[in-house]
RNA sequence: CUCUUAUCCAGAGAGGCGGAGGGACUGGCCCAAUGAAGCCCGGCAACCUUCCUGGAACUUAUAGGAAAGGUGCCAAUUCCUGCAGAAGUGCUGUACUUCUGAGAGAUAAGAG
Numbered sequence: 001c002u003c004u005u006a007u008c009c010a011g012a013g014a015g016g017c018g019g020a021g022g023g024a025c026u027g028g029c030c031c032a033a034u035g036a037a038g039c040c041c042g043g044c045a046a047c048c049u050u051c052c053u054g055g056a057a058c059u060u061a062u063a064g065g066a067a068a069g070g071u072g073c074c075a076a077u078u079c080c081u082g083c084a085g086a087a088g089u090g091c092u093g094u095a096c097u098u099c100u101g102a103g104a105g106a107u108a109a110g111a112g
Stems, first nucleotide, its partner, number of pairs: 001112008013041001015040003021031003025082001027080002042074003047070003050066004078104001083101007
């Protein structure tokens, strides 16, 4: 980097260093010197490993729990949106709203 599977409307500091940017991309709309990114500490969660309980024993599947190890995450639903379809409103400009699906993206586990 590519492929497969799963998840993405919950959760997480009024701390230290740091100094101007950040929210993937498009168009919006936001956050930021009442301090952005990044680093440290702290926290959340529970995908993988591990451990515990149940499943009469072993193995396997599965359910619940812990959170030690490997990641991940800690403004706004993945902030909304980008393509297609349906319904409704409008009433002819082809717009707006809602829903569904796809795409894109993120994370985990596995394969190449």
Model confidence (mean pLDDT): 83 of 100. Predicted 3D model of a 112-nucleotide RNA (SAM riboswitch aptamer (S box leader)) from Desulforadius tongensis. Taxonomically the source falls in Desulforadius (Bacteria, Bacillati, Eubacteriales, Peptococcaceae). Its Rfam family is "SAM riboswitch aptamer (S box leader)". Its family is annotated with regulation of gene expression in the Gene Ontology. Rfam describes the family as follows. The SAM riboswitch is found upstream of a number of genes which code for proteins involved in methionine or cysteine biosynthesis in Gram-positive bacteria.